[in-house]
RNA sequence: CAAGUGGAUCAGAUAGCCGCCGGCUGUCUCUUUUUCGAAGGAGGCAGCGGGAGGAAAGUCCGGGCUCCACAGGACAGGGUGGUCGAUAACGUCGACCGAUCGCGAGAUCAGGGAAAGUGCCGCAGAAAACAAACCGCCUAAGUCCCCUCGGGGAACGGUAAGGGUGAAAAGGUGCGGUAAGAGCGCACCAGCAGCCGGGGUGACUCGGCUGGCUUGGUAAACCCCACCCGGAGCAAGGCAAACAGGCGGAAACGUCGCUUGGCAACAAGCGACACACGGGCUCGUCCGGCCCGUCACCUACCGCCGGGUACGCUGCUUGAGGCGUCGAGCAAUCGCCGCCCUAGAGGAAUGGCUAUCCCUGUAACUCGUUACAGGACAGAACCCGGCUUACCGAUCCACUCGGGUA
Numbered sequence: 001c002a003a004g005u006g007g008a009u010c011a012g013a014u015a016g017c018c019g020c021c022g023g024c025u026g027u028c029u030c031u032u033u034u035u036c037g038a039a040g041g042a043g044g045c046a047g048c049g050g051g052a053g054g055a056a057a058g059u060c061c062g063g064g065c066u067c068c069a070c071a072g073g074a075c076a077g078g079g080u081g082g083u084c085g086a087u088a089a090c091g092u093c094g095a096c097c098g099a100u101c102g103c104g105a106g107a108u109c110a111g112g113g114a115a116a117g118u119g120c121c122g123c124a125g126a127a128a129a130c131a132a133a134c135c136g137c138c139u140a141a142g143u144c145c146c147c148u149c150g151g152g153g154a155a156c157g158g159u160a161a162g163g164g165u166g167a168a169a170a171g172g173u174g175c176g177g178u179a180a181g182a183g184c185g186c187a188c189c190a191g192c193a194g195c196c197g198g199g200g201u202g203a204c205u206c207g208g209c210u211g212g213c214u215u216g217g218u219a220a221a222c223c224c225c226a227c228c229c230g231g232a233g234c235a236a237g238g239c240a241a242a243c244a245g246g247c248g249g250a251a252a253c254g255u256c257g258c259u260u261g262g263c264a265a266c267a268a269g270c271g272a273c274a275c276a277c278g279g280g281c282u283c284g285u286c287c288g289g290c291c292c293g294u295c296a297c298c299u300a301c302c303g304c305c306g307g308g309u310a311c312g313c314u315g316c317u318u319g320a321g322g323c324g325u326c327g328a329g330c331a332a333u334c335g336c337c338g339c340c341c342u343a344g345a346g347g348a349a350u351g352g353c354u355a356u357c358c359c360u361g362u363a364a365c366u367c368g369u370u371a372c373a374g375g376a377c378a379g380a381a382c383c384c385g386g387c388u389u390a391c392c393g394a395u396c397c398a399c400u401c402g403g404g405u406a
Stems, first nucleotide, its partner, number of pairs: 001402001003400008012357007020051002023048011053377001057388002060386005065233004077229005082096005097111001098109004112224002117222002119218003134163002136159003143154004171189006190214001192211008237314003245305005254273008276294007321340004326335003358375008
C1' cells in the first nucleotide's frame, strides 16, 4: 500500500423564534375544610431547569412485581440437550472440547442415543438394506448335446475384484488363495467394542493389549434417556366512589261553626280551635327553628338492585440503575469505595420554521466554486436481562494474508 477478520463508539452540529408534556418556585382566581392562624384541591400567568432508541420494533425466550391456585407423587402436555463456569433466571453469555469450512485472522453447529424398537430414504440405478447379479468375469464338481476323444457348446449355477447409477453401494492397500472371486487367510491402516495406563474438575485426549472381521443414512420422524416447567397478566392489583333507571317501605280522612248542593246520609269550600304523628336538614344528644308528607296518585325521604360498576386517584419509575478508580477472574462476571439522578404521557407530549456549518448526489462553468435536491432504520406506555429483525453513513482499536522499502 492492497485485500480481509473480529469488536467498540456515534447516530448531523450550533444559534434564534413559535408551540407541546410533566416537575419546582412565585403570583392571581375559584372552591372545600377551619381551632380563624391556616391547610387541601382545581385552573390561569410568569420564571427556572428536564423531555425517546440502539434497536424504543417483533412480543420470541427468561426474570422482578401483582392477583389466583397449591400436602406429596405419578400420568399427560410443553421445552431444553458437548463440558465447566457466569447469572435473579434463560433457549442468553464466557472459556474450553469435538465436527465441518477457510492459506490465515476466524466462522458455523437443536453438538445426547441409529448395536432397544418402529417408520422413511425423491430422481437415477439391477439393488437404498432380516444384504443387491444390469454389463462384465468363471465353468472346477454334478446334468444334457456335439465330437477328430484333445476339446467345444447349453442350461443350472458361482462371483461384490472391474464398469455403470447415485449425496451415499456394504471397510482401504498389498500378498497369498481360487475355476473366477471374496476378511476366505495374513500384514499394515481406518473404524467399533472391551480392558489397562498417562494427562485434564470435565467434555475429551495420548498410548498399549485383546476381539470379531466391519455394523448405510435419517431422531427441528415416532421413540428412548437426562434435566426443567402451576395459571393469568399493569386492561395485573389497590384506594375512594356516582347519576339515570327499576323494586320496596312507615304514618290522623281531628273537633266545632258558617256557606253551597242534596229529601237525607253526606260531599266540597272557608274560618276557628287543637298542635299530634312520620321523614329530612341544622357535624353527635336535648330543646328550638325550617322544609316535606299524613284516602289514593305524584313528589320528597330511606333501603335494595344497577354496582364496589362508570368516572377519578394510585400502581409509575431509585433500579438485578448509570459513570469512574482499585481489586478477583483467561473471560462472562463479581466485590469495595466515590460521584450522579437521567421522560413518565394516558386518543397518548418529546414538534415546526429560519440562518450558518457538515456529509451525500446531480448539473453548470470561469475547474474550485455556484445552484438544486436529500440527510438511514425508526417512536417509550409497569420495569429489567437477552435473542431476532430493520438501518444512510462516520470514527477508533486489535489481528491475519499478500506486495514494496529500509
Annotation:
The RNA shown here (Bacterial RNase P class A) has 406 nucleotides and comes from Blastopirellula marina. Of the family's consensus pairs, 94% are formed in the model. RNAcentral holds the sequence, with entries from ENA. The organism belongs to Blastopirellula, within Bacteria. It matches the Rfam family "Bacterial RNase P class A". About the family: Ribonuclease P (RNase P) is a ubiquitous endoribonuclease, found in archaea, bacteria and eukarya as well as chloroplasts and mitochondria. It is annotated as a ribozyme. The prediction has a mean pLDDT of 75.